[in-house]
RNA sequence: GCCAAUGUAGCUCAGCCUGGUUAGAGCGGCUGAUUUGUAAUCAGCAGGUCGUGGGUUCGGAUCCCGUCAUUGGCUCCA
Numbered sequence: 001g002c003c004a005a006u007g008u009a010g011c012u013c014a015g016c017c018u019g020g021u022u023a024g025a026g027c028g029g030c031u032g033a034u035u036u037g038u039a040a041u042c043a044g045c046a047g048g049u050c051g052u053g054g055g056u057u058c059g060g061a062u063c064c065c066g067u068c069a070u071u072g073g074c075u076c077c078a
Stems, first nucleotide, its partner, number of pairs: 001074007010027004020058001029045005051067005
C1' cells in the first nucleotide's frame, strides 16, 4: 500500500441478510425481601444519541457513500 472482519448498556454479545410497535439478553451496579450476618436466591430499578459524518426513505442499529479505531490476512515491482 491492498483486502477482509469487527465497532450496539460498565463488560461479553444478540438483533443487520429480509428497514416498521417502546432497542434486548447474560454478567455487573443500585434498592428491597429473605438470613443472626455474609453469600446464594427472589422482586424491582437505573444505565444506550447502535464508533463517527452524510445520503436514500413516510420511517435507518439495519440499505448506500465517506471517515475513524481495533484485529487478521496478503504483497511487491520500481
Transfer RNA from Candidatus Nitrosopumilus sp., 78 nucleotides, folded computationally. Its Rfam family is "tRNA". By type it is a transfer RNA. The coordinates come from a structure-prediction model, not an experiment, and the mean pLDDT is 80.